A computed fold for a 113-nucleotide RNA from a Sphingobacteriales bacterium, annotated as SAM riboswitch aptamer (S box leader). Its Rfam family is "SAM riboswitch aptamer (S box leader)". From the family's description: The SAM riboswitch is found upstream of a number of genes which code for proteins involved in methionine or cysteine biosynthesis in Gram-positive bacteria. Its mean pLDDT, the model's own confidence on a scale to 100, is 81.
RNA sequence: CACUUAUCCAGAAAGGCAGAGGGAAUUGGCCCUAUGAAGCCUUGGCAACCACUUCCGUCUCAGGUGGAAAAAGGUGCCAAAUCCAUCCCGAUAAAUAUCGGGAGAGAUAAGUC
Numbered sequence: 001c002a003c004u005u006a007u008c009c010a011g012a013a014a015g016g017c018a019g020a021g022g023g024a025a026u027u028g029g030c031c032c033u034a035u036g037a038a039g040c041c042u043u044g045g046c047a048a049c050c051a052c053u054u055c056c057g058u059c060u061c062a063g064g065u066g067g068a069a070a071a072a073g074g075u076g077c078c079a080a081a082u083c084c085a086u087c088c089c090g091a092u093a094a095a096u097a098u099c100g101g102g103a104g105a106g107a108u109a110a111g112u113c
Base pairs, nucleotide, nucleotide: 002112003111004110005109006108007107008106013043014042015041016040017039021032022031023030027085028084029083044078045077046076048075049074050073053069054068055067056066057065058064059063082105087102088101089100090099091098092097
């Protein structure tokens, strides 16, 4: 890189360096940004998955398994719903459009190779 599974409407700040972009991609919007973007470093925080601990249940009972809580070890994250839509289906509608569902893509975690 690829594949599988799960989640994605919640949550979370400062300082230093730096110096113009950023919000994944096609397209259309909209937004952030010299009152300092991206990136790097330090401290702090949030709590999705895995791990540890405690409690309860269950089984084939030295163990496995389900749920809850606590905590913050390993990753991750700390503008706006994955910022909104763009692809398909349905409903309402005179037309624009609105709402709901799904797919695809993306991000994160665990596992496999």